[in-house]
RNA sequence: AGGCAGGUGUUCGCGGCUGACAGGUCCGAAAGGCGUCAGGUGAGGAAAGUCCGGGCUCCGCAGGGCAGGACGCCGGAUAACGUCCGGUGGAGGCGACUCCAAGGAAAGUGCAACAGAAAUAUACCGCCAGGAGACUGGUAAGGGUGGAAGGGCAGUGUAAGAGACUACCGCCCGCCUGGUAACAGGCGGGGCACAUGUAAACCCCGUCCGGAGCAAGACCGAAACGAGACAUAAGCCGGCCCGGUUGUCUCAGGUAGGUCGCUUGACUCUGCCGGCGACGGCAGAGCUGGAUAGAUGAACACCCACGACAUAACCCGGCUUAUCGCUUUGCC
Numbered sequence: 001a002g003g004c005a006g007g008u009g010u011u012c013g014c015g016g017c018u019g020a021c022a023g024g025u026c027c028g029a030a031a032g033g034c035g036u037c038a039g040g041u042g043a044g045g046a047a048a049g050u051c052c053g054g055g056c057u058c059c060g061c062a063g064g065g066c067a068g069g070a071c072g073c074c075g076g077a078u079a080a081c082g083u084c085c086g087g088u089g090g091a092g093g094c095g096a097c098u099c100c101a102a103g104g105a106a107a108g109u110g111c112a113a114c115a116g117a118a119a120u121a122u123a124c125c126g127c128c129a130g131g132a133g134a135c136u137g138g139u140a141a142g143g144g145u146g147g148a149a150g151g152g153c154a155g156u157g158u159a160a161g162a163g164a165c166u167a168c169c170g171c172c173c174g175c176c177u178g179g180u181a182a183c184a185g186g187c188g189g190g191g192c193a194c195a196u197g198u199a200a201a202c203c204c205c206g207u208c209c210g211g212a213g214c215a216a217g218a219c220c221g222a223a224a225c226g227a228g229a230c231a232u233a234a235g236c237c238g239g240c241c242c243g244g245u246u247g248u249c250u251c252a253g254g255u256a257g258g259u260c261g262c263u264u265g266a267c268u269c270u271g272c273c274g275g276c277g278a279c280g281g282c283a284g285a286g287c288u289g290g291a292u293a294g295a296u297g298a299a300c301a302c303c304c305a306c307g308a309c310a311u312a313a314c315c316c317g318g319c320u321u322a323u324c325g326c327u328u329u330g331c332c
Stems, first nucleotide, its partner, number of pairs: 001328004006303007014042002017039005026033002044309001048320002051318005056213004068209005073087005088102001089100004103204002108202002110198003124143002126139005151169002154166003170192001171190008217260004226251006235245003267286008304307001
């Protein structure tokens, strides 16, 4: 850096699927569902956390902006990503190799405990000059404090010092060469004016982001309530008619319930081709859970390395975390 995740056999049991029994019977108002037998099939590398990204569904949406959030070296991969690949720069290691939220601190603001004189502004000790001294002035070489102290270091210089000046290194600016780029190398200029750290502090710059989620949502659809049409035989309200009650039918709405969504998919395996690689293309083969109170279990036998973490609930790509052990390859 990968791979495996007890194996085989028999019996019983459970969830889907297919076929037969069956042009049947049963349950239900309907929608729809059900039995027996046989065959075949039935969890994971993480099914987990639900932390990112996408598909799908419904709602919203002229265009632009604010707010908010995430991300942040360069190039590429991808449906997309905060993931992956290849590089650059930095950090660590003798090394194989590993790690890095790695834009901006010369736009502004904030903060920096304790220590220390002073944290971006200053003179505590020291040094030098003056002064009898107290003290005043100069000074960032040296000491001390600190994670960090006014670019580093050597020299010139000076009263002592100081980029004040000089070489080298660093920094900034410009140009050239190589590279798609990040960047690397070189040349020249600036004595250095910016220049302590912190942006997972506010902030600035750039890129991206509509919301909710399969209990999404689509279809069918009782009872009761409601609307309408017709009937009103009989009974009731009534002296009679209308009307109500009542009966039948239709409609609306979409509750209970049912069906779909649901598993054929950015799928798996094999081969070839392109690419350093992530990945992509072509050909062939394969079908591998789909429940809705929720299925994977149990017993026996044999073998061994003596069996860990853990059980799908719309699907997929990642990340993270858990894991008894066994095993393969390359390298230090």